Source information:
This is a predicted structure of a 473-nucleotide part of an RNA (small-subunit ribosomal RNA, 3' major domain) from an uncultured bacterium. The full RNA is in RNAcentral, with records from ENA and SILVA.
Context: one part of a larger RNA
RNA sequence: UGACGGGGGCCCGCACAAGCAGUGGAGUAUGUGGUUUAAUUCGAAGCAACGCGAAGAACCUUACCAGGGCUUGACAUAUAGAGGAAUAUUUAAGAGAUUAAAUAGUACUUCGGUACCUCUAUACAGGUGGUGCAUGGUUGUCGUCAGCUCGUGUCGUGAGAUGUUGGGUUAAGUCCCGCAACGAGCGCAACCCUUAUUGUUAGUUGCUACCAUUUAGUUGAGCACUCUAGCGAGACUGCCCGGGUUAACCGGGAGGAAGGUGGGGAUGACGUCAAAUCAUCAUGCCCCUUAUGUCUAGGGCUACACACGUGCUACAAUGGUCGGUACAAUGAGAUGCAACCUCGCGAGAGUGAGCAAAACUAUAAAACCGAUCUCAGUUCGGAUUGUAGGCUGAAACUCGCCUACAUGAAGCUGGAGUUGCUAGUAAUCGCGAAUCAGAAUGUCGCGGUGAAUACGUUCCCGGGCCUUGUACA
Numbered sequence: 001u002g003a004c005g006g007g008g009g010c011c012c013g014c015a016c017a018a019g020c021a022g023u024g025g026a027g028u029a030u031g032u033g034g035u036u037u038a039a040u041u042c043g044a045a046g047c048a049a050c051g052c053g054a055a056g057a058a059c060c061u062u063a064c065c066a067g068g069g070c071u072u073g074a075c076a077u078a079u080a081g082a083g084g085a086a087u088a089u090u091u092a093a094g095a096g097a098u099u100a101a102a103u104a105g106u107a108c109u110u111c112g113g114u115a116c117c118u119c120u121a122u123a124c125a126g127g128u129g130g131u132g133c134a135u136g137g138u139u140g141u142c143g144u145c146a147g148c149u150c151g152u153g154u155c156g157u158g159a160g161a162u163g164u165u166g167g168g169u170u171a172a173g174u175c176c177c178g179c180a181a182c183g184a185g186c187g188c189a190a191c192c193c194u195u196a197u198u199g200u201u202a203g204u205u206g207c208u209a210c211c212a213u214u215u216a217g218u219u220g221a222g223c224a225c226u227c228u229a230g231c232g233a234g235a236c237u238g239c240c241c242g243g244g245u246u247a248a249c250c251g252g253g254a255g256g257a258a259g260g261u262g263g264g265g266a267u268g269a270c271g272u273c274a275a276a277u278c279a280u281c282a283u284g285c286c287c288c289u290u291a292u293g294u295c296u297a298g299g300g301c302u303a304c305a306c307a308c309g310u311g312c313u314a315c316a317a318u319g320g321u322c323g324g325u326a327c328a329a330u331g332a333g334a335u336g337c338a339a340c341c342u343c344g345c346g347a348g349a350g351u352g353a354g355c356a357a358a359a360c361u362a363u364a365a366a367a368c369c370g371a372u373c374u375c376a377g378u379u380c381g382g383a384u385u386g387u388a389g390g391c392u393g394a395a396a397c398u399c400g401c402c403u404a405c406a407u408g409a410a411g412c413u414g415g416a417g418u419u420g421c422u423a424g425u426a427a428u429c430g431c432g433a434a435u436c437a438g439a440a441u442g443u444c445g446c447g448g449u450g451a452a453u454a455c456g457u458u459c460c461c462g463g464g465c466c467u468u469g470u471a472c473a
Base pairs, nucleotide, nucleotide: 001473002472003470004469005468007467008466009465010464011463012462013461015457016456019421020420021419022418023417026313027312028311029310030309031308032307033306034304035303042053043052064299065298067296068295069294070293073124077123078122079121080120081119082118083117084116087104088103089102090101091100092099093098107114108113126288127287129286130285131284135282136281137277138276139275140273142271147186148185149184150183151182152181153162154161155160166177167176168175192265193264194263195262197233198232199231200230201229202228203227206223207222208221211220212218236259239253240252241251242250243249315414319373320372321371322370323369324368332361333360336355337354341350342349343348380411385406386405387404388403389402390401391400427449428448429447430446431445432444433443
């Protein structure tokens, strides 16, 4: 000087408290451990691994296993020699890779050859093999916490100190005052995006106050309104009162769509963890080179006495079922989204209008109105199983999703414990997208309905500043 203390002081955070909803019990989805296996490919491991890499394992992917093949090689560059255009089609064998045969084909040319293919020889290719404790790059984490430093000066023999401490204040090393310090840098804040109000410009594919109508913004008409998207305005403690050291600032008020960083996002200082990644990629060294490379059909990654994490569905009446009826937003669409109509109980099939989309395509669901069930393992709950089907795709046996009929487990609110959340939030309800032939209860977004509680900082956890002690460096 740091670090640490069941030392002290001050302060903050869904940290506790006050509340709401969960999880831990059941079934199931998914990940992991373990076990099993020929293989169950590899990585991730307290917080900060475990719906994580994987925005999607039937084949492929695929790295794993047991077979069948190849050895200048599936891929790249180059040299030499020999042969042939390249290429396409068919037949036979085979699980296929591949092998054999036949037919078609005669490119450019300065006639030397060239492009391309095959064979031989050689340099080399190749490796998801090892080392993340050799590395780059990227990332997590403390933590969006308020800190981390430097120059000159001064003090100290020196390590170092000062500045950065003190009195206030702030979300903030934010600002004010004081001070042997005076300044500066990286962080904070602001500048960026979005949302909340409004002016103006513009008016189609959007909108409809007014006139008409076949009642559909539908047609004419219009751009007032809504909306869209360019450019502006607006919020700055600017104004008033009180407090405060005449300060910074704090409390209240006015006006205002919005008030004191308005809400949300992006943005992550110096560093810590030899944190993660050699399997995104790049890369040193080591290792393999008729194999640890490469091609191929099949299997596996989907196993199953069990244990854990994260979700979904429930246990019902604030509910289930049936009928009627209303209101969104984000986004996507040509190998695509697909209306109307017909068939089918249905998944879906047939047909195919329209739309490269403010134009066409998709029923929002909870909610509301009525009927029924009447507290039961039930008209709750839907696992499991059987049968019959549909879709995608060469191909659903291992191992996909969906539909109908039948079946109808466990489960009656969950021990110790533990998680999230302070407002358009929690809870609840549906919708969309990426990946994608098909395959979400996951992920990322979107809107609808919409709470309760916060006395406060004694305690638990984490963090910041000052100070004190020293078994530590």